[in-house]
Molecule: Bacterial RNase P class A
Organism: Terriglobales bacterium
RNA sequence: CAGCCGGACCGGACGGUCGCUGUUAUUGAUGGACUAAAGUCAAACAGAGGAAAGUCCGAACUCCGCAGAGCAGUGUGCCGGAUAACGUCCGGGACGGCCGGUUCAAGCCGGUUGGACGGAAAGUGCCACAGAAAAUAUACCGCCCGUGCCGCAAGGCACGGGUAAGGGUGAAAAGGUGCGGUAAGAGCGCACCGCCGGGGCAGUAAUGCUUCGGGCAGGGCAAACCCCACACGGAGCAAGACCAAAUAGGGAGGGAUUCCGGCUUCGGCUGGAGCGUGUCGGCUCGAUGCGCCACAACCUCCGGGUAGGUCGCUUGAGCCCCGCAGCAAUGCGUGGCCCAGAGGAAUGACCGUCCUGCCGGAAACGGCAGACAGAAUUCGGCUUACAGGUCCGGCUGCUUA
Repeated sequence: CAGCCGGACCGGACGGUCGCUGUUAUUGAUGGACUAAAGUCAAACAGAGGAAAGUCCGAACUCCGCAGAGCAGUGUGCCGGAUAACGUCCGGGACGGCCGGUUCAAGCCGGUUGGACGGAAAGUGCCACAGAAAAUAUACCGCCCGUGCCGCAAGGCACGGGUAAGGGUGAAAAGGUGCGGUAAGAGCGCACCGCCGGGGCAGUAAUGCUUCGGGCAGGGCAAACCCCACACGGAGCAAGACCAAAUAGGGAGGGAUUCCGGCUUCGGCUGGAGCGUGUCGGCUCGAUGCGCCACAACCUCCGGGUAGGUCGCUUGAGCCCCGCAGCAAUGCGUGGCCCAGAGGAAUGACCGUCCUGCCGGAAACGGCAGACAGAAUUCGGCUUACAGGUCCGGCUGCUUA
């Protein structure tokens, strides 16, 4: 310097004009018969994200309620730690993949990486295709032995047996490698590795190391049923709380104990006066509505719900710097900061200068575009999307000294 991998961070910049939402804050002006209210105007400041997304986990908060036991169901599942909590994170272990080293080989060692990583020796089930055979080994080819036949012989064919060493099939073939052994083979024997059982040592533990015994039983799948252990009441800010019209219901109370006419199908209808009770903001006057024997009209009060409004709502498991403890996740402490809060839902539009990318051009320059996406009660995670850029670390290669 280049490539690959991993991690952290930024994610167009600056300025201007006009708007929108919120706060200061009914603070000021205006408004209005009023030191009232609504409305209007003005200034300053602030105004999306790393994922605001998917709504997949875990919580805070709120309500219903007090969820005891059993069954069913759902979820989680190596060990230790972190945390408010988690299926998240950190550290460790075992296993698998990849790379490198090493061994005759199996294997071992180092690095890196992956994840629902309890149980397959309780039971049931499944294991496609291929293959003789997928778990009770019915031996396809091959190898070996015996008998018979053919052949001068080498050998060939048939039958009966032995053999899981070799070939072939497969994701997977009945412990592996090497040496011996054998008719050929085989844990048949031995060494090493693996496995099973017991002991010792180290470690908080998962587990590791070591030793003794055993030739070795028990293929894989539990994100198949299942078994074991543990956990789990439900709904969600449209949660929920408060204030509260108009209209129509509900409850309580107040509320005039009238006259004269006309018509009549004798049920009532209607005119005038009077009275009662409302409205015209209060008084007086006036106008006017309704009612006058009725559970009246009308009025007052109470209560529930709706529209509407307010709260919940953003000071919080908050953000930044530094120090300390810890391998780390993280915790503790000092100091500093306040950082959207809408509700049909603001966060926008335009202009200029630059930046980046693409296109055209010989150049000057011109044109086009600006990743993914967008708050809605709030946090901690996970997952997914993302143009371009900056920094750090690791590995490999090349060049120079």